[in-house]
RNA sequence: AUGACGGCUGGCGAUGAAGCUCGCCGGAACUGCGGGGGAACCCCUGCUGAUGGCUUCUACCCCUUU
Numbered sequence: 001a002u003g004a005c006g007g008c009u010g011g012c013g014a015u016g017a018a019g020c021u022c023g024c025c026g027g028a029a030c031u032g033c034g035g036g037g038g039a040a041c042c043c044c045u046g047c048u049g050a051u052g053g054c055u056u057c058u059a060c061c062c063c064u065u066u
Base pairs, nucleotide, nucleotide: 010025011024012023013022016057017056018055019054020053021052032047033046034045035044036043037042
């Protein structure tokens, strides 16, 4: 320096935070979908969603009232 194995703190689930719960990962888990161009992992464009799921808060959007 590299590789393997084991342990531990932990981390992740397309946009923020918290609680509960499910699954996944051990430098991995994860990094949404449609259309067009393109050699491409690249470029352009359109769309949904702040959750993996439930609840709450914040932000954004729509409607109504004052």
Predicted 3D model of a 66-nucleotide RNA (Fluoride riboswitch aptamer (crcB RNA motif)) from an Actinomycetota bacterium. NCBI's taxonomy places the organism under Bacteria, Bacillati, Actinomycetota. Its mean pLDDT, the model's own confidence on a scale to 100, is 80. Rfam family: Fluoride riboswitch aptamer (crcB RNA motif). Rfam links the family to the GO terms positive regulation of gene expression and response to fluoride.